A computed fold for a 147-nucleotide RNA from an Actinomycetota bacterium, annotated as c-di-AMP riboswitch aptamer (ydaO/yuaA leader). Model confidence (mean pLDDT): 82 of 100. Rfam family: c-di-AMP riboswitch aptamer (ydaO/yuaA leader). Rfam describes the family as follows. This family represents a conserved RNA structure found upstream of the ydaO and yuaA genes in Bacillus subtilis and related genes in other bacteria. The sequence was found by an Rfam model in a public genome assembly.
RNA sequence: AGCACCGGAACGCCGAAUCCCCAGCGCCCCAGGGGCGCGACGGGAACGGGGGAACCACGUUUUCGGGGCUAACCCGCCGAUGGCGGGGGCGCGGCUCCUUUUGCGCCAGCCCGACAGCUAACCCCGUAGGCCGACAAAGGAGAUCGG
Numbered sequence: 001a002g003c004a005c006c007g008g009a010a011c012g013c014c015g016a017a018u019c020c021c022c023a024g025c026g027c028c029c030c031a032g033g034g035g036c037g038c039g040a041c042g043g044g045a046a047c048g049g050g051g052g053a054a055c056c057a058c059g060u061u062u063u064c065g066g067g068g069c070u071a072a073c074c075c076g077c078c079g080a081u082g083g084c085g086g087g088g089g090c091g092c093g094g095c096u097c098c099u100u101u102u103g104c105g106c107c108a109g110c111c112c113g114a115c116a117g118c119u120a121a122c123c124c125c126g127u128a129g130g131c132c133g134a135c136a137a138a139g140g141a142g143a144u145c146g147g
Stems, first nucleotide, its partner, number of pairs: 012131003018045004024038006046127006056117001063114001065115001066112004073087006088107006095142007
């Protein structure tokens, strides 16, 4: 100097998963009061999801069950609890968006419980969890900062 592994921090990333109010607690001050921070139960905003008429749709279902969240699906082949290939979907490359090119990745998991098409009114539910390796390019439109 480089590589690998472990832990932490910052910047950032996947995701709807953020913000505000409040009992109370802690700290500070000029201490009858004021300021800052944390913040349960609960409430609100916003974002996300489900159920639910008419009309429309339905060769769909009745164990080969059916359905929902999610990008996480479809088809073919094989030596078949898996593998390979094709199509398709998604994420990242650090100011943001669109288009194109390009590099690197993902296509898992969970839930409902016999049952749900769409769906106005209406009703219900969630606001978690995880990661951090390297930080491409062109065109167009903007934002911000500086001169």